This is a predicted structure of a 414-nucleotide RNA (Bacterial RNase P class A) from Cellvibrio sp. A source record names the gene rnpB. The source organism's lineage runs through Bacteria, Pseudomonadati, Pseudomonadota, Cellvibrionales and Cellvibrio. RNAcentral holds the sequence, with entries from ENA. Rfam family: Bacterial RNase P class A. Rfam's curators write: Ribonuclease P (RNase P) is a ubiquitous endoribonuclease, found in archaea, bacteria and eukarya as well as chloroplasts and mitochondria. Its mean pLDDT, the model's own confidence on a scale to 100, is 75.

[in-house]
């Protein structure tokens, strides 16, 4: 210079002008209000009640000055907490979540170191990573065979059986011709055929044998050599690799070029049921607490025995229906939970990190139809994904661009 890996910041910028919403200050009193004091009426229970005025002090509005006003995700609401109510004796069950080790934290399924496995030349990424010698279950298709492992194709024919006379063999009593014995009877070789005979040598068939090669399959019961066999085979034996058990480092997962020991016995799945271990009561700011209309209805008390209806011919009587006053629940509606908090910046110190400790300082949205906006100008790289609603740690999603660290591979220069 190219190509990447990672870890953190940042999220248009600047003046101006009109608004929105908290908070504090002033101020307004002829905007509305509530307490307090005073002075006068008028009543008694004589220091209380009421009324009217006046003084002050508050609360609401409102005016004006000053200051705070969305995010790294404010989103999903997917974990884990304070916080509130309710529910709870102790333990058990069922259910749900979590799962290498060790720190970290209010805690967690997060975070930080590490270990192990896996990808990538590398920097680094990534993993639901307890048990399968408790027990049950699964493994389509294909393949001969898939779990107490199996012979389809090669490959072998050792045992064991059977055919089977090609060669060796065995016969010369059967046929035939050859040779020799001077020729013929006759005899004598040797040899064809035929004949016997499965003991050996090739051969067949059968029952076998072999996981070494091919083929199937996500998985064929350790991998290369030699030796070994009928061929094979860990069937032996050297490495290498697995198990176990010791020893050595290392809190611990785990490691080792170590030492003995086993020829291998123990396949794979627990986002399969299951086991082990450790966690876990329930709803949630529409939680809950507080103040409180107007209508209806409840509860004590007081008036009234009068009015109304029905019974009845009328009276009497009986039933049914009232004012009034005070309490309480409880609806709109208000008030408050509400932002000072596991809180935010520096510094300093202890940790390899997460993180924790000490000092100093700093207050930084709080609404409730619910605000954080609008227009102008100037620049510039022309500006993404997006708006709090009880508050905090986390994860995950989405996001235009910009800036800084630290590492890595390639070229190439000196």
């Nucleotide at each position: 210079g190219g190509a990447g890996u990672u870890g953190g910041c940042u999220a248009g910028a600047c003046a101006g002008u009109c608004g929105c919403u908290c908070c504090a200050g002033u101020g307004u009193u002829a905007a509305c209000u509530g307490g307090c004091u005073c002075c006068u009426u008028c009543g008694c229970u004589u220091g209380c009640g009421u009324a009217u005025g006046a003084g002050g002090c508050g609360g609401u509005g409102c005016a004006c000055u000053g200051g705070g006003g969305a995010g790294g995700a404010a989103a999903g609401u997917c974990c884990g907490g304070g916080c509130u109510c309710c529910a709870u004796a102790g333990g058990g069950c069922a259910g749900a979540g979590c799962g290498c080790c060790a720190g970290g934290u209010a805690a967690c399924g997060c975070c930080u170191g590490g270990g192990a496995g896996g990808u990538g030349c590398g920097a680094a990424c990534c993993u639901a990573c307890g048990g399968a010698a408790a027990g049950u279950g699964c493994a389509a298709c294909a393949g001969a065979a898939a779990g107490c492992a199996a012979a389809c194709c090669g490959c072998c024919u050792a045992a064991g059986u059977u055919c089977a006379a090609g060669g060796u063999g065995c016969c010369a009593a059967a046929u035939c011709g050859c040779u020799c014995u001077a020729c013929a009877c006759a005899g004598a070789g040797a040899g064809a055929u035929a004949g016997c005979a499965a003991a050996c040598c090739a051969g067949a068939a059968c029952c076998g044998g072999u996981a070494a090669g091919g083929g199937u399959g996500a998985a064929a019961g350790g991998g290369u050599g030699c030796g070994g066999u009928a061929a094979g085979a860990g069937c032996g034996c050297a490495c290498c690799g697995c198990g176990c058990g010791g020893c050595u480092g290392g809190u611990a997962a785990c490691a080792g070029u170590c030492c003995g020991u086993g020829g291998c016995a123990c396949g794979g799945u627990a986002a399969a049921c299951c086991c082990c271990g450790c966690u876990c009561g329930g709803a949630g700011c529409a939680a809950g607490a507080c103040c409180a209309a107007a209508u209806a209805g409840g509860a004590a008390c007081c008036c009234g025995u009068g009015g109304g209806u029905g019974c009845g011919g009328c009276c009497c009587g009986c039933a049914c229906u009232g004012g009034g006053u005070u309490c309480g629940g409880g609806u709109a509606g208000g008030u408050u939970g509400c932002u000072u908090g596991a809180g935010g910046u520096a510094u300093g110190c202890g940790g390899c990190g997460a993180c924790g400790c000490a000092u100093a300082u700093c207050c930084c949205a709080g609404a409730u139809g619910a605000a954080u906006g609008a227009c102008u100008g100037u620049c510039c790289a022309c500006g993404a994904c997006a708006g709090a609603a009880c508050c905090c740690g986390g994860c995950u999603u989405a996001u235009c661009g910009g800036c800084c660290g630290a590492c890595u591979c390639c070229a190439c220069c000196a």